[in-house]
Context: one part of a larger RNA
RNA sequence: CCCUGGUUAAGGAACUCAGCAAAAUUGCACCGUAACUUCGGGAGAAGGUGCACUCCGGCGUGUGUAAGAACUUACUUCUGAAGCAUUCUGGAGUCGCAGUGAAGAGGGGGUGACGACUGUUUACUAAAAACACAGGGCUCUGCAAACUCGUAAGAGGAUGUAUAGGGUCUGACGCCUGCCCGGUGCUGGAAGGUUAAGGGGAGAUGUUAUUCAAGGAAACGAGGAGAAGCAUUGAACCGAAGCCCCAGUAAACGGCGGCCGUAACUAUAACGGUCCUAAGGUAGCGAAAUUCCUUGUCGGGUAAGUUCCGACCUGCAUGAAUGGCGUAACGAUUGCCCCGCUGUCUCAACCAGGGACUCA
Numbered sequence: 001c002c003c004u005g006g007u008u009a010a011g012g013a014a015c016u017c018a019g020c021a022a023a024a025u026u027g028c029a030c031c032g033u034a035a036c037u038u039c040g041g042g043a044g045a046a047g048g049u050g051c052a053c054u055c056c057g058g059c060g061u062g063u064g065u066a067a068g069a070a071c072u073u074a075c076u077u078c079u080g081a082a083g084c085a086u087u088c089u090g091g092a093g094u095c096g097c098a099g100u101g102a103a104g105a106g107g108g109g110g111u112g113a114c115g116a117c118u119g120u121u122u123a124c125u126a127a128a129a130a131c132a133c134a135g136g137g138c139u140c141u142g143c144a145a146a147c148u149c150g151u152a153a154g155a156g157g158a159u160g161u162a163u164a165g166g167g168u169c170u171g172a173c174g175c176c177u178g179c180c181c182g183g184u185g186c187u188g189g190a191a192g193g194u195u196a197a198g199g200g201g202a203g204a205u206g207u208u209a210u211u212c213a214a215g216g217a218a219a220c221g222a223g224g225a226g227a228a229g230c231a232u233u234g235a236a237c238c239g240a241a242g243c244c245c246c247a248g249u250a251a252a253c254g255g256c257g258g259c260c261g262u263a264a265c266u267a268u269a270a271c272g273g274u275c276c277u278a279a280g281g282u283a284g285c286g287a288a289a290u291u292c293c294u295u296g297u298c299g300g301g302u303a304a305g306u307u308c309c310g311a312c313c314u315g316c317a318u319g320a321a322u323g324g325c326g327u328a329a330c331g332a333u334u335g336c337c338c339c340g341c342u343g344u345c346u347c348a349a350c351c352a353g354g355g356a357c358u359c360a
Stems, first nucleotide, its partner, number of pairs: 001355008010346002014344001019341001027051005036041001038172001052094007060086004067079004095099001107339007114331002119131002135170007147156003173326004178256003183253002185249005192244003198238002203233005210225003215220001257275005284318001285315001296312005
């Protein structure tokens, strides 16, 4: 010096990102117990008092001798002085600093944020505000269900049947959940446009029987036309869903404006004008887990407060099931404050054990 413990004057969070760690509280009985509340809670709220041993007494209780009573006469039952035991309780006394004498055994309060809650999670750096949840909504599915696995047979769904099952979003409860269907998606519609394979076959082309034929004495024959068949190709026309189109639908994906002027101080603008849009953000909340400027401004708390609480609203860039705002209870969550307590600190000291170190 390191590790693990122990003690400490005065102060008592001045430490620090943060009371991290430590200290403190702790049992049982009694008294007493606030706001708030979903009336269950909150609550062991908080805050107090008592607790050992010896002796004496008391109300009980248990057992039960003597005695008594009953009677079904039995090794019966019941009552029950005495004795013994004992909870509780009253009084007197004794000892220590200290009596749940050691050990084991809640620190508490106030106020915010988030999540209702109990649960679940990153086996080995994250336990949470993340996931789940009961509850709410939308949507699909009529049973050989939808959906999932499998090439299939088949299986799950389900030996279930719309008070059922699948998908998806939200997330107890309370008050609520505004406007927009132009875009994307989904659902419905079928008049018109477009449109595949396929049907259709107007034609076109190749081949060629045959034929015409320059030339040639002849054999031959350049070249031209060309039926049927075969082959290649092929226009019009017919032709579904889809798309275009027409509607509906936002607890579907999503979206929810700008400029200018105006009131008898000033300021502001209930009001007016104008442009654009599918519609221009309603109720709420708001420097917020969201606020850049920003330590915004004001108030509170402190001697002093970039954090915290309450307001304001100028919302860079809040906002309603991607839920909005509240909320008792709950939380090894997170912020701030207070009481108690302390070696966290001022500021360090000593002790014990084990290391390190030196020697063997």
A computed fold for a 360-nucleotide part of an RNA from an activated sludge metagenome, annotated as large-subunit ribosomal RNA, domain IV. The full RNA is in RNAcentral, with records from SILVA. It matches the Rfam family "Bacterial large subunit ribosomal RNA".